[in-house]
The RNA shown here (Bacterial RNase P class A) has 366 nucleotides and comes from a Bacillota bacterium. It matches the Rfam family "Bacterial RNase P class A". It is annotated as a ribozyme. The source organism's lineage runs through Bacteria, Bacillati and Bacillota. It was read from a public genome assembly, where an Rfam model found it.
């Protein structure tokens, strides 16, 4: 000074008028309606995000089930924790990459069974194509034995490199190493270390499958209340030998109404709708995630769908232009992703440009 990792802030800001929603508080009884109920006046407070997207997960909240049970189905899958709870997050292991900060991890079980590894090669649970040795013959080949170190074939071929050894080789022995396995130790635990030992007969579970834990359905268009209307209309058909009961099937319980077609009435209005597993600050535990007091705080609630317009400063940027260049004038919000619909915690995805702090490596200079 350059590259790179990790976590993170912003996404113009202020004033002023005019317009649109909402909350409070007067004042009025004006306006729409058939009715419930809206709305209009004054003052005053306020009004879209880190992702509101995705609708992938887990809840709060409604509803159903006098009540379960079993099977089937589904989800996770290293270990300690943390959370309402999650397939989320913290710490650690354990494997892969990367010089390295870091980053990924579908990371239980292959000795319970079943399957699969095409082609291609001699052989993908057990062996021989070429070639090494050794005997016999025999004249460049056959036979018979041995052998799995070298060559081949393929992702993968009876643990790896080296000596030694031996007919010619092999963990046959030996030295280092990788697996497995015991025993000790160390840790809550995964697990990890010394030793010291038969020498070692593949892989796949994101293949079915075992195993351990875990799970009711459905949804805010869920529900609830006000008003006003109407035809407790009609036909077939099932149903105490049981309709119907919130995934499917089976028992159980409870006990009377369901399906199709015709045909009539309504389509309004409130509410669920924001005060919370909240949110800022500070103290404490804890390596963290995160807990716990303590103080302030109330920051949208629309419904054919609000939250804009213009004007003026100023700040960042971009253009031009001067040479005042460590800069000076002019112009100009001008630039990502993008738009709440019952909430909350997560994940994932998408983002121009400007900042900020830790940590890693190369150069260089002291």
């Nucleotide at each position: 000074u350059g590259g790179g990792u990790u976590a993170g802030u912003u996404g113009g800001g202020u004033g002023a008028u005019c317009g649109c929603g909402g909350g409070g508080a007067g004042a009025a009884u004006a306006u729409c309606g058939a009715a419930a109920g809206a709305u209009g006046c004054u003052c005053u407070c306020u009004g879209a995000g880190g992702a509101a997207a995705g609708u992938c997960c887990g809840a709060g909240c409604u509803u159903c089930g006098c009540a379960g049970a079993g099977c089937a189905g589904g989800a996770u899958g290293c270990u300690g924790g943390a959370u309402a709870a999650c397939g989320u997050c913290c710490a650690g292991u354990g494997a892969g990459g990367g010089u390295a900060a870091c980053c990924u991890u579908a990371a239980g079980g292959a000795u319970a069974g079943u399957g699969c590894c095409a082609c291609a090669g001699a052989a993908a649970u057990a062996a021989a194509c070429c070639g090494c040795c050794u005997a016999a013959a025999a004249u460049u080949u056959u036979u018979a034995g041995g052998u799995a170190a070298g060559g081949g074939u393929g992702c993968a071929a009876a643990g790896g490199u080296g000596c030694g050894g031996u007919a010619a080789g092999a963990g046959c022995g030996c030295a280092c190493c990788a697996g497995c396995a015991a025993u000790c130790g160390g840790g809550c635990g995964a697990c990890c270390g010394c030793u010291u030992g038969g020498c070692u007969a593949g892989g796949u579970a994101a293949a079915c499958c075992c195993c351990a834990u875990c799970c009711g359905a459905a949804g805010c268009a869920a529900g609830a209340c006000c008003g006003a209307a109407u035809a407790g209309g009609g036909a077939a058909g099932g149903g105490a030998u049981g309709a119907a009961g919130u995934u499917g099937c089976u028992c159980g319980c409870u006990g009377a109404u369901c399906u199709u077609c015709c045909g009539g009435g309504u389509a309004g209005g409130u509410u669920g709708c924001u005060g919370g597993a909240u949110a800022u600050u500070u103290u404490g535990g804890g390596c963290a995630a995160u807990c716990a007091a303590a103080a302030u705080a109330c920051a949208a609630g629309a419904u054919a769908a609000a939250u804009g317009a213009u004007c003026a400063c100023c700040u960042c940027g971009u253009g031009c232009u001067u040479u005042u260049u460590u800069a000076g004038g002019c112009a100009u919000a001008g630039g990502a992703c993008a738009g709440a619909a019952c909430u909350c915690g997560g994940c994932u995805u998408a983002c121009a440009g400007a900042c900020u702090a830790a940590c890693c490596c190369c150069u260089u200079u002291c």